[in-house]
RNA sequence: UUCUUAUCAAGAGAGAUGGAGGGACUGGCCCUAUGAAAUCUCGGCAACAGGCUAAUUAUUUAGUACUGUGCCAAUUCCAGAAGCGUAAUGCUGAAGAUAAGAA
Numbered sequence: 001u002u003c004u005u006a007u008c009a010a011g012a013g014a015g016a017u018g019g020a021g022g023g024a025c026u027g028g029c030c031c032u033a034u035g036a037a038a039u040c041u042c043g044g045c046a047a048c049a050g051g052c053u054a055a056u057u058a059u060u061u062a063g064u065a066c067u068g069u070g071c072c073a074a075u076u077c078c079a080g081a082a083g084c085g086u087a088a089u090g091c092u093g094a095a096g097a098u099a100a101g102a103a
Stems, first nucleotide, its partner, number of pairs: 001103008013042005021031003025080004043072003048068003051064005076095001082092003
């Protein structure tokens, strides 16, 4: 990088450096000099996988942040290809993100 499967309405921020961008992309709408991105420190959230604990016939379920990831403005901020549907809001889903497995 590609493929497969699962999840995406919940949850969780302070400080230092930094200095103008950021929210994937496009459009919108937002955040930002009352300080963006990025890096670091500390803190927190979360059971995806492993570990551990309990129950369970198998297997599975529940719990637990110990390990590996992930995350901590706004529903994945909203819409977006295609299909279905309503008077209208919509539904499936596309795209994206994350995890696990495979190539």

SAM riboswitch aptamer (S box leader) from Pallidibacillus pasinlerensis, 103 nucleotides, folded computationally. Its mean pLDDT, the model's own confidence on a scale to 100, is 84. NCBI's taxonomy places the organism under Bacteria, Bacillati, Bacillota, Caryophanales, Pallidibacillus.